[in-house]
RNA sequence: AAUUUAUCUUAAGCGCCAGAACCAUAAUGGUUGACGAGGUUUGUAGUGAUCGAAAAUUCGGCGGAUGCUACAACGGACUAUGGAUUCGUAAGAUAUAGAACAAAAAGUAAAAUCAAUAUUACAACAAAAAAUAUAUCCUCCACUUUU
Numbered sequence: 001a002a003u004u005u006a007u008c009u010u011a012a013g014c015g016c017c018a019g020a021a022c023c024a025u026a027a028u029g030g031u032u033g034a035c036g037a038g039g040u041u042u043g044u045a046g047u048g049a050u051c052g053a054a055a056a057u058u059c060g061g062c063g064g065a066u067g068c069u070a071c072a073a074c075g076g077a078c079u080a081u082g083g084a085u086u087c088g089u090a091a092g093a094u095a096u097a098g099a100a101c102a103a104a105a106a107g108u109a110a111a112a113u114c115a116a117u118a119u120u121a122c123a124a125c126a127a128a129a130a131a132u133a134u135a136u137c138c139u140c141c142a143c144u145u146u147u
Base pairs, nucleotide, nucleotide: 014063015062016061017060019059020032021031022030023029024028035052036051037050041073042072043071044070045069046068047067074088075087076086077085081142082141083140092137093136094135095134096133097132107122108121109120110119112117
């Protein structure tokens, strides 16, 4: 120095980079490569995952992720229990309504760098979902408790 094994820590617009672009260059090396909001019952498998901002390489590739689907377990939906149906702890379905101090980019300044570029500070501007409210439908079967 390389390989293998074990342990610890660390991420979810998250991590990495051999294409590509840019910078320097003798060899070759370096830089960029997703801006926040929202989102997790457990396990297995599959799939490859909501919203807007940015004038947009946030291209392209690899891996992963709180999404979706199926099955199972646990739990909720009437006092208990079992089954069915349906959902996921704010826990039955459908429809309508449903708040707002977002961050980056850009600009200015500081300091780092040969440079590409990255870091820090300053003001502003979103959308969706959910809670919740109203309406309609559903709230079953067996058995049991209370009134």